The RNA shown here (c-di-GMP-I riboswitch aptamer) has 71 nucleotides and comes from a marine eukaryotic metagenome. Of the family's consensus pairs, 90% are formed in the model. Its mean pLDDT, the model's own confidence on a scale to 100, is 87. Its Rfam family is "c-di-GMP-I riboswitch aptamer". About the family: GEMM was predicted in a large-scale screen for bacterial structured RNA regulatory elements.
RNA sequence: AAACGGCAAACCGCUGGUAACAGCGGGGCGCAAAGCCACCGGCCCGGGCAUCGGGUAGCGGAGCUGCCGAA
Numbered sequence: 001a002a003a004c005g006g007c008a009a010a011c012c013g014c015u016g017g018u019a020a021c022a023g024c025g026g027g028g029c030g031c032a033a034a035g036c037c038a039c040c041g042g043c044c045c046g047g048g049c050a051u052c053g054g055g056u057a058g059c060g061g062a063g064c065u066g067c068c069g070a071a
Stems, first nucleotide, its partner, number of pairs: 006031002011026006029058001035064002039061003042056005
């Protein structure tokens, strides 16, 4: 390069939550790990502002796993 496929941004609706945000349905911006994971850093939310709690894996790193192939 190719092939079978996979996931699903923004936005909209419903639901949960103080919130960040998450789940489900619609919808596709994109992704070769946009599969899993909160261990590290960053960012976001709450707060009694601490060495706390929550979120983000589609911000980056680390770790584990996976499809095809000229391998």